[in-house]
Notes: FMN riboswitch aptamer (RFN element), 119 nucleotides, folded computationally. The sequence was found by an Rfam model in a public genome assembly. Its mean pLDDT, the model's own confidence on a scale to 100, is 85.

């Protein structure tokens, strides 16, 4: 030093207009993008969350888990640059939700710091 242990801390963003009795849900336009890996990634690989099921139910195990192409530069990029696209849990709601309200002052991949073990 790697690795491991303990504690602490951090850990998700985004709306206007039109129609209408009623819509931040429809229509039009706009806007947003968790974590690790890799040439810098919402749409490449993996993970988390949500959702579903079971169980010995503060939880665990399993399942499920969206979406991209073209051109350029380069040793290397589905990551950068240019162009054009696409995707987005559950419950609620006078009317269908990525953007409103709620579970959630929650959980969390993981990031960092301190101390200890460690040749």
């Nucleotide at each position: 030093a790697a690795a491991c242990g303990u504690g602490c801390c951090c850990g998700g963003g985004g709306u206007c207009g039109g129609u209408g009795g009623a819509a931040a849900u429809c229509c039009g336009a706009a806007c947003c993008g968790g974590c690790g890996g890799u040439a810098a990634a919402g749409c490449c690989c993996g993970c988390g969350a949500a959702c579903c099921a079971g169980c010995c139910c503060a939880g665990c195990u399993g399942g499920c888990c969206g979406a991209a192409c073209c051109g350029g530069u380069g040793a290397g990029a589905u990551u950068c640059c240019g162009g054009u696209g696409c995707c987005g849990a559950c419950g609620g709601u006078c009317a269908c939700a990525g953007u409103c309200c709620g579970g959630a002052u929650g959980g969390g991949a993981g990031a960092g710091c301190a101390c200890g073990u460690g040749c």